[in-house]
Molecule: transfer RNA
Organism: Gemmatimonadota bacterium
RNA sequence: GGCCCCGUAGCUCAGGUGGAUAGAGCGCGGGAUUCCUAAUCCCGAGGCCGCUGGUUCGAGUCCAGCCGGGGUCA
Numbered sequence: 001g002g003c004c005c006c007g008u009a010g011c012u013c014a015g016g017u018g019g020a021u022a023g024a025g026c027g028c029g030g031g032a033u034u035c036c037u038a039a040u041c042c043c044g045a046g047g048c049c050g051c052u053g054g055u056u057c058g059a060g061u062c063c064a065g066c067c068g069g070g071g072u073c074a
Stems, first nucleotide, its partner, number of pairs: 001073007010026004019057001028044005050066005
């Protein structure tokens, strides 16, 4: 340098056939239970989806460029 994959909540990921409020587990905050702790149960906060632009009535989802990570070939 060429090609391929990935980049969504603090962490690990789902959502990739475009459609109405973006989800799960863990973690975090509050509560219940307990003599206390752990475990368990309930409630809640937290992200506009790497960045920029484009297509579209509508984009996390399609397209282009760039940035970062991984793999492979040279």